[in-house]
Context: one part of a larger RNA
RNA sequence: CUGGGCGUAAAGCGCACGUAGGCGGCUUGUCAAGUUAGGCGUGAAAGCCCCGGGCUCAACCUGGGAACUGCGCUUGAUACUGACAGGCUAGAGUUCGGGAGAGGAGAGUGGAAUUCCCAGUGUAGAGGUGAAAUUCGUAGAUAUUGGGAAGAACACCAGUGGCGAAGGCGGCUCUCUGGACCGAUACUGACGCUGAGGUGCGAAAGCGUGGGGAGCAAACAGGAUUAGAUACCCUGGUAGUCCACGCCGUAAACGAUGAGUGCCAGACGUUGGGAAGCUUUCUUUUCAGUGUCGCAGUUAACGCUUUAAGCACUCCGCCUGGGGAGUACGGCCGCAAGGUUAAAACUC
Numbered sequence: 001c002u003g004g005g006c007g008u009a010a011a012g013c014g015c016a017c018g019u020a021g022g023c024g025g026c027u028u029g030u031c032a033a034g035u036u037a038g039g040c041g042u043g044a045a046a047g048c049c050c051c052g053g054g055c056u057c058a059a060c061c062u063g064g065g066a067a068c069u070g071c072g073c074u075u076g077a078u079a080c081u082g083a084c085a086g087g088c089u090a091g092a093g094u095u096c097g098g099g100a101g102a103g104g105a106g107a108g109u110g111g112a113a114u115u116c117c118c119a120g121u122g123u124a125g126a127g128g129u130g131a132a133a134u135u136c137g138u139a140g141a142u143a144u145u146g147g148g149a150a151g152a153a154c155a156c157c158a159g160u161g162g163c164g165a166a167g168g169c170g171g172c173u174c175u176c177u178g179g180a181c182c183g184a185u186a187c188u189g190a191c192g193c194u195g196a197g198g199u200g201c202g203a204a205a206g207c208g209u210g211g212g213g214a215g216c217a218a219a220c221a222g223g224a225u226u227a228g229a230u231a232c233c234c235u236g237g238u239a240g241u242c243c244a245c246g247c248c249g250u251a252a253a254c255g256a257u258g259a260g261u262g263c264c265a266g267a268c269g270u271u272g273g274g275a276a277g278c279u280u281u282c283u284u285u286u287c288a289g290u291g292u293c294g295c296a297g298u299u300a301a302c303g304c305u306u307u308a309a310g311c312a313c314u315c316c317g318c319c320u321g322g323g324g325a326g327u328a329c330g331g332c333c334g335c336a337a338g339g340u341u342a343a344a345a346c347u348c
Stems, first nucleotide, its partner, number of pairs: 003320004007302002012316001014201004021194003025088007033081002035077008049065006091191001092188003095184004103177007110154001114150008125136002162169002206247006215241002220236004258315006266293012297304002321348003330341004
């Protein structure tokens, strides 16, 4: 390379948008580029292969044939692919009418709790643990009542519930705004799918500048435990956690399962919408989601099973024994931390 693969053995980019490219619905006509049939030319010789001949045989030499699967020209064919022209509506999209939702951004606002401050009552303990101690407290703590301040998070509702491409999103109200779903008829008429590069988004931690800082809490300090205890437990406590703007670009970024389309038994839940029956309730059915079980099938097994890991097609990404190593060097990116791309020697 041809292959064989990618849930768990090596292997799906964290996710999306999209350029080039690849692939692409039904139908009519024209062309004849791909495709296909015939003919002509060319495809040096030697060699390979076949049939002969010559050295006593063979190697070797030599005659003829075949082959040279290719390329060019030419005459035809037109099913498929393609090009051009035309038509269609099942894919895709637009319009109208609905209802659902922690989807996003900004502004405002509420109550519980916590800590602190002030004042009242009140007196000797409180706190903490396996047990203690560090710690707080007669300068009045803990407890309790009233008042005030601050920051952060939103109990119940809450649900294998909902929304979002993923990361993720949860008090309430308003403003702006994205997407999906259902139903309807009208419209456009293949406008589609994927997507190398590229661009954007991307938890937590971390970084820069400026704010903020209640609780929690790396580091750190002390008390315990212990043979030791740079830990687990306790008392404190700074970055940080929060906000604004700008970076970083990584995660067991997981369904460890790329995206799209079609097909292939069912049963039982649940969310949103529609239709019919009955209308108190409910029943049947149909779309779109989300779960559990399960037939066929599949799998090394576990399992998966219309939300496939089944049966097929299109496009992309990735893998190719373990270690060395996701490392070195170089490039690119970054303020840095580092990220990304990515070997080899050697060794088993």
Small-subunit ribosomal RNA, central domain from an uncultured bacterium, 348 nucleotides, folded computationally. RNAcentral holds the full RNA, with entries from ENA, Greengenes and SILVA.